[in-house]
Context: one part of a larger RNA
RNA sequence: CCUGGGUGAGGGAACUCGGCAAAUUAGUGGUUUAACUUUGGAACAAACCAUGCCUGCGUUACUUAACGGUAUCGCAGGUCGCAGUGACAAGGGAGGAGCGACUGUUUACCAAAAACACAGCUCACUGCAAAAUCGAAAGGUUUAGUAUAGUGGGCGAUGCCUGCUCACUACUGGUACGUUAAACUCGGUUCCAACCGAGCCAAGCGCCAGCAAAGAGCGGGGGUAACUCUGACCCUCUUAAGGUAGCGUAAUACCUCGCCGCUUAAUUGGUGGCUUGCAUGAAGGGCAUAACGACUCUUCCACUGUCCCCACCCUGGACCUG
Repeated sequence: CCUGGGUGAGGGAACUCGGCAAAUUAGUGGUUUAACUUUGGAACAAACCAUGCCUGCGUUACUUAACGGUAUCGCAGGUCGCAGUGACAAGGGAGGAGCGACUGUUUACCAAAAACACAGCUCACUGCAAAAUCGAAAGGUUUAGUAUAGUGGGCGAUGCCUGCUCACUACUGGUACGUUAAACUCGGUUCCAACCGAGCCAAGCGCCAGCAAAGAGCGGGGGUAACUCUGACCCUCUUAAGGUAGCGUAAUACCUCGCCGCUUAAUUGGUGGCUUGCAUGAAGGGCAUAACGACUCUUCCACUGUCCCCACCCUGGACCUG
């Protein structure tokens, strides 16, 4: 010096990206227990008290012929220590916010999560020799099932909701007007072949509709109220339609350390508001949400060698000497 362990005056997070690590708490019995809530929870919430041993008395269960024995639950009195779950074992707690409802699953060997799944919601296909799928086929799975079923896509408990647009793309349906291959029919050239012309003509495309919990998209300029500001209102260009309810400096905001309040001695942090949102927004779901989380951010209490600032002890090494 390193490894693992232990103790520490005073202070108590001043350490650090961050209380990382360590410490605190801890069992059992009793008292008591908030906001919020889907009335189940939250909850071991929080907070507080007791806990050993001895003596006496009672109680319950089992057992015994009985005395008694084993164990349970109490009452009263006493007694010792700083300390009675005296060792071991054995939750630190509380508040606010984000995300994901939850229990689960995952990168075997750098990621456990806000990712995946999930119950639930919704869309499409499918009438059974189904659709989908494996196979060259025979044949199989789904299924010894039958639309309250099966397959595929999306969202993801629950609550309140899910606005406008079918111009483009996809899909579905329709129309038989246009386009339209070969074959076929008819005609022509010289009988045939070849060639030429005409007729007929499927799907598709054009055309007409539907469809957005399909792929997608959801404007600009100018003026205006008796202080000022703002603009319910008006004009205009333009689109398929011009972003509704919500939420909003956000896991999304460039400017940005936006502005105001709270929190601090001091805050590029956190949180509550405001909000012309560079570039939010409704199942690529929007907004809330109790419970839950080895998730993320932030505050407080307790606690501590994280630190001020290091010291000492033990273990095993390195190392020194022999």
Model confidence (mean pLDDT): 84 of 100. Predicted 3D model of a 322-nucleotide part of an RNA (large-subunit ribosomal RNA, domain IV) from a Microcaldota archaeon.